């Protein structure tokens, strides 16, 4: 330099065009003399910029980060 893949919550992953989901973690509450466990609840995210579309996490383009392959 060229080609391919990945990017969603603090972490691990779903979601392939129509209200962004779950587990763990965090926080609050119940319980306890107290802690842990258990149970109930709360907040938190689509890598960036454009395009297509009535509507984009999803499709297209460029960029960024990261992994792999070729030379």
């Nucleotide at each position: 330099g060229c080609c391919c893949g990945u990017g969603u919550a603090g972490c691990u992953u779903a979601g392939u065009g129509g209200c962004a989901a779950a587990g763990c973690a965090a926080c609050g509450g119940u319980u306890u003399c107290g802690u842990a466990a258990a149970c109930c609840g709360u907040g938190g995210a689509c890598g960036g910029a454009g395009g297509u579309c009535c509507g984009a996490u999803u499709c297209c383009u460029c960029c960024c980060a990261u992994g792999g392959g070729c030379u």